[in-house]
Context: one part of a larger RNA
RNA sequence: CCGUGGUUAAGGAACUCUGCAAACUGACACCGUAACUUCGGGAGAAGGUGUGCCCUGCGGUCUGUGGCUACGCCACAUUGGACUGCGGGGUCGCAGAGAAACGGGGGUCGCGACUGUUUACUAAAAAUACAGGACUCUGCGAAGUUGCAAGACGACGUAUAGGGUCUGAUGCCUGCCCGGUGCUGGAAGGUUAGGGGGAUGUGUCAGCGCAAGCGAAGCACUGAACCGAAGCCCCAGUAAACGGCGGCCGUAACAAUAACGGUCCUAAGGUAGCGAAAUUCCUUGUCGGGUAAGUUCCGACCUGCACGAAUGGCAUAACGACAUCCCCGCUGUCUCGACCACGGACUCA
Repeated sequence: CCGUGGUUAAGGAACUCUGCAAACUGACACCGUAACUUCGGGAGAAGGUGUGCCCUGCGGUCUGUGGCUACGCCACAUUGGACUGCGGGGUCGCAGAGAAACGGGGGUCGCGACUGUUUACUAAAAAUACAGGACUCUGCGAAGUUGCAAGACGACGUAUAGGGUCUGAUGCCUGCCCGGUGCUGGAAGGUUAGGGGGAUGUGUCAGCGCAAGCGAAGCACUGAACCGAAGCCCCAGUAAACGGCGGCCGUAACAAUAACGGUCCUAAGGUAGCGAAAUUCCUUGUCGGGUAAGUUCCGACCUGCACGAAUGGCAUAACGACAUCCCCGCUGUCUCGACCACGGACUCA
C1' cells in the first nucleotide's frame, strides 16, 4: 500500500450523478394509528409503554393418589404434577428481547393496475405477460398450422368453440374524415391470358406464258377480325382496418384580446380530456411553493417547434430490488483524518 472486519471527539449529507456504501430500526405483549380508498385495504401506518431475578396474594385449564355428606368439594412434607392469567412487595447492574437471529420511517409526483416473465455470461425495467375490452376469420372432412403425399395437430373440441390482430385491471370515455391504401360486397360497361377462331401474307411446286411473270391443290410457315374467366378500371360499404384530422385577413367606446365576419383550400380540418409533459426547440418560458441560495422537484398558466382519444385519452386505491424531488431519524459519505484485528503485498528461510 491492498482486501475484509471493528471503534472513533465535535459536527451530521457539508460527500456525491445519487445518502452509493455504512449506520439507525429490529423480537413479543399492550396502547394507539392520518389522508385516501375499488370499503378488502392503507397498517407492523405513524407514535408510545413494558420485558431480568427473588418473595408473595388471588384465579383458570388438564391431570395423579386417597377420602367424603359422591354429579361437587377436601386432603396429599405447611409444597401431588404440568401449563397459564391478573396483582402486591423487594432486589442488582450503565444496560433485563442484557448474546445471536431480528422492518429505518414519512410526504409529493412519473410510469406500469396487480402476483408473475425476460437479455444463462455488462440491461429485471416504464420492456413482456396478464385478467378484461374490441375487431376479424371459421358451420365442421371448420378456419388455421404441418407434410411431396397418406396423414397429423386443431379436437375425441363444435360459434359460451377454435384461429389471427390490436388494446391491456377498474372508473369516466373513445370525437370528425372512406379522397389514398387495404378488406368486404356488386356486377352494367371498358380492358384482358391460355384456349377457340381462322382472314391475310410467305416459301415450295403442277399448270399457263416467247419472256418478264402469274400461280390451283398439297405440304410447311405466318397468324387479323371475332368469342373469352378471375383480376384491374368502375360503383358502394368499412377507421377498436393502414392512416389523416388547415391557411390568410378584418372586427368590441384606452390599449390588449376577439365571442363575430370575410376569403382560399381540403376526404375531413383535432372534439372531450390533458398540456414547458418519459413529448417544449427557443427555455433555467412566466407566476406561486419549498431553500439563506433550487437548470432538478411540486402546483398553476397555455405561446402544444412537434399531446390527444384501444399505434387508446384522462383519472385511479393497492402493489413495485422501477424513476424524480423533499423531510425525520441515523451515521467515517464528508469536514479529516486516526486507531485496532486478521489476511495479502514486501523481506528472509
Notes
Predicted 3D model of a 349-nucleotide part of an RNA (large-subunit ribosomal RNA, domain IV) from a metagenome. Its mean pLDDT, the model's own confidence on a scale to 100, is 87. It matches the Rfam family "Bacterial large subunit ribosomal RNA". Gene Ontology terms of the family: structural constituent of ribosome and ribosome.